[in-house]
The RNA shown here (transfer RNA) has 73 nucleotides and comes from Perkinsela sp. CCAP 1560/4. The organism belongs to Perkinsela, within Eukaryota. It matches the Rfam family "tRNA". Its mean pLDDT, the model's own confidence on a scale to 100, is 80.
RNA sequence: GCCGCAUUAGCUCAGUGGUUAGAGCGUCGUCUUAGUAAGACGAAGGCCUCGAGUUCAAUCCUCGAAUGUGGCU
Numbered sequence: 001g002c003c004g005c006a007u008u009a010g011c012u013c014a015g016u017g018g019u020u021a022g023a024g025c026g027u028c029g030u031c032u033u034a035g036u037a038a039g040a041c042g043a044a045g046g047c048c049u050c051g052a053g054u055u056c057a058a059u060c061c062u063c064g065a066a067u068g069u070g071g072c073u
Stems, first nucleotide, its partner, number of pairs: 001072007010025004018056001027043005049065005
């Protein structure tokens, strides 16, 4: 330099053009226990990487950028 892939909660990841965006783990609270762990219930935590475009409507489609990652030379 060229060609891909990824970017969504603290971490690992789902998700679909449509009106509250989810799970597991983690964190916090309550219950339970003599106590801890386990277990049950509940809560908090997201400008869905950024910009532009298409659309009545974009986390989702298109283009570009950034970062990370893989391959080729």